[in-house]
This is a predicted structure of a 495-nucleotide part of an RNA (large-subunit ribosomal RNA, domain I) from Candidatus Nucleicultrix amoebiphila FS5. The organism belongs to Nucleicultrix amoebiphila (SeqCode), within Bacteria. Model confidence (mean pLDDT): 83 of 100.
Context: one part of a larger RNA
RNA sequence: AGCAUUUUGUGGAUGCCUUGGCACUGAGAGGCGAUGAAGGACGUGACAGGCUGCGAAAAGCCAUGGGGAGCUGCCAAUAAGCUUUGAUCCGUGGAUGUCCGAAUGGGGAAACCCAUCGCGCGAGCGAUAGGAUCUUUUGAAUACAUAGAAAGAUCCGGCAAACCCUGUGAACUGAAUCAUCUCAGUAACAGGAGGAAAGGAAAUCAACCGAGACUCCGUUAGUAGUGGCGAGCGAACGCGGACCAGGCCAGUCUCUCACAUUAGAAAGACCAGAACGGUUUGGAAAAGCCGGCCAGAGAGGGUGAUAGCCCCUUAAGGGAAGAGAUGAUGUGAGGGCACGAGUAGGACGGGACACGUGAAAUCCUGUUUGAACAUGGGGGGACCACCCUCCAAGCCUAAGUACUCCUCAGUGACCGAUAGUGAACAAGUACCGUGAGGGAAAGGUGAAAAGAACCCCGAUGAGGGGAGUGAAAUAGAAUCUGAAACAGGAUGCUU
Numbered sequence: 001a002g003c004a005u006u007u008u009g010u011g012g013a014u015g016c017c018u019u020g021g022c023a024c025u026g027a028g029a030g031g032c033g034a035u036g037a038a039g040g041a042c043g044u045g046a047c048a049g050g051c052u053g054c055g056a057a058a059a060g061c062c063a064u065g066g067g068g069a070g071c072u073g074c075c076a077a078u079a080a081g082c083u084u085u086g087a088u089c090c091g092u093g094g095a096u097g098u099c100c101g102a103a104u105g106g107g108g109a110a111a112c113c114c115a116u117c118g119c120g121c122g123a124g125c126g127a128u129a130g131g132a133u134c135u136u137u138u139g140a141a142u143a144c145a146u147a148g149a150a151a152g153a154u155c156c157g158g159c160a161a162a163c164c165c166u167g168u169g170a171a172c173u174g175a176a177u178c179a180u181c182u183c184a185g186u187a188a189c190a191g192g193a194g195g196a197a198a199g200g201a202a203a204u205c206a207a208c209c210g211a212g213a214c215u216c217c218g219u220u221a222g223u224a225g226u227g228g229c230g231a232g233c234g235a236a237c238g239c240g241g242a243c244c245a246g247g248c249c250a251g252u253c254u255c256u257c258a259c260a261u262u263a264g265a266a267a268g269a270c271c272a273g274a275a276c277g278g279u280u281u282g283g284a285a286a287a288g289c290c291g292g293c294c295a296g297a298g299a300g301g302g303u304g305a306u307a308g309c310c311c312c313u314u315a316a317g318g319g320a321a322g323a324g325a326u327g328a329u330g331u332g333a334g335g336g337c338a339c340g341a342g343u344a345g346g347a348c349g350g351g352a353c354a355c356g357u358g359a360a361a362u363c364c365u366g367u368u369u370g371a372a373c374a375u376g377g378g379g380g381g382a383c384c385a386c387c388c389u390c391c392a393a394g395c396c397u398a399a400g401u402a403c404u405c406c407u408c409a410g411u412g413a414c415c416g417a418u419a420g421u422g423a424a425c426a427a428g429u430a431c432c433g434u435g436a437g438g439g440a441a442a443g444g445u446g447a448a449a450a451g452a453a454c455c456c457c458g459a460u461g462a463g464g465g466g467a468g469u470g471a472a473a474u475a476g477a478a479u480c481u482g483a484a485a486c487a488g489g490a491u492g493c494u495u
Stems, first nucleotide, its partner, number of pairs: 001494009015480001016444002020415002022412007029404002031159002039100003042055003046078001049075003061094006070082003105114003115128005130156009163194001164192005174181001178228001204211002215242005225233002246396003249340001253336011270318002276291005292309002294298001300312003345369008355381001376391005431438002451479001454466004
């Protein structure tokens, strides 16, 4: 030095675990905001760094209901206190709520600076942005007036995950290039609303039979069509389902809203809630053995190993105040203005319809024209006739449908710490970047800290050896298990 066996170290794989995630289901909720939101800054504790809570009344104050012995949130102790004269805690309602932020007295480099007026002895308190509509008062050039001004009342503004409606509206891409076309009316941007939105009671379809608002799903059907007839795009009638609802426009009609009275579901802090002993092993019994019991409860979790009967729960029940879905009655207010004319239709230019101008109907309209009046008018895919069918140019309308920032309950041939959210831990943290933005790593002693008093070596270390605890310390805090790479020791063999 090599090989073999073995024993250590290093390392943190694997196994087991789960506080966290993921995907769904069923209910609920579907908004918050000038009564100042969302989100923050700064404070706030006996000590106080972070998180949580709260706001100068600051881990809290008041009232009320529950509850019944402990409590002063977590990391995390210590001190000092509170509490059966009922604390802590939970439900409900209220008070306080600095500064910034729509931010709204003016300004501003957010959390800061500077004001005016009124009230108050003072400390201090209140008011003061803009826009829309309405009312009142004023009021020019300019006589009446109008513009303007002032005051008051009501409303608006901002935020929020997706879903919805409207407006504006790409390109990469595909066409094996590319220009019509496609991607796509998508992404993005803007505006607006609701718990859903939109749509909606035939100037609709159909086909000579008939149907009977709208929405959504399945089918019709990748069909009929459309298309540099390329790439592609792509219906409808009909049928089967989900759900069903119709009303109004001068009327003793209807819709919406508000208020009052009345009835009051569900939820709800919480209450109550059956039934087990012995023995053996063991550190510990829930395990084994023996003998019982309950069950409208053998879902689940915990307890020193695996518990229906030990604990929390679980089934079936009960449940205050307050608030209150919804219904009924009454009163009041507001809207609807009698069937729809600059409309239907035409021309030109566009757009939407599955339909690219096409034989192109139908719908919308920028420009320009322009009817009829139920003895009328629209449609039935150019157009005409016949026939059939409907009545535009006014308004409202639940359900079925879409979504989930959020709450509660539950489920999983979902994950189990390189997985599952980026995040099981001080995580959108540390850190990086001028900034927009990017963005980690990091879980496990033990049943219980019983977390190693005391002694020794050492530098009043690090680390270690005894002693002690413990079932176990090769469970010693770098802590469960502890693989491999890698490093050492011992033994044997070979050189």